[in-house]
RNA sequence: GCCGAGGUGGGGUAACGGCUAUCCUGUAGGACUGUGGAUCCUUCGAUCCGGGUUCAAUUCCCGGCCUUGGCC
Numbered sequence: 001g002c003c004g005a006g007g008u009g010g011g012g013u014a015a016c017g018g019c020u021a022u023c024c025u026g027u028a029g030g031a032c033u034g035u036g037g038a039u040c041c042u043u044c045g046a047u048c049c050g051g052g053u054u055c056a057a058u059u060c061c062c063g064g065c066c067u068u069g070g071c072c
């Protein structure tokens, strides 16, 4: 340099144009318990950036940044 995959809460993960963004873990509070753990309830927290298409974009298109695989 060329081709491909990916970027979503603190960590991991889903979404195939209809979002009030999913689930696990985690934070905080509570219930239960002799204590702790486990369990249950509630709560907090996220779409890499900029444009475009659309009534509507995590999703489609263009450009950038970053990570990663392959070729040279």
Stems, first nucleotide, its partner, number of pairs: 001071007010025003018055001026044001028042004048064005